[in-house]
RNA sequence: UAGUCACUAGCUCCAAUGGUAGAGCGGGAGAUUCCAAACCUUCAGGUUUUCGGUUCGAGUCCGAAGUGGCUAG
Repeated sequence: UAGUCACUAGCUCCAAUGGUAGAGCGGGAGAUUCCAAACCUUCAGGUUUUCGGUUCGAGUCCGAAGUGGCUAG
């Protein structure tokens, strides 16, 4: 420098044909227990990397930028 892939909750990752964003772990509270752990119930937590475009409607489609990985030179 070129090509390619990825970017969503604190972390790891889902989200079919575009139609109100979820799970596990972690965190708070409760129940259980003599106390704790484990198990169980419940709650909170997101400007979906940024900017623009298409669309009635975008995490999803298109363009650019950013960050990271891989390949080639």
A computed fold for a 73-nucleotide RNA from Aureispira sp., annotated as transfer RNA. NCBI's taxonomy places the organism under Bacteria, Pseudomonadati, Bacteroidota, Saprospiria, Aureispira. The prediction has a mean pLDDT of 80. Its Rfam family is "tRNA".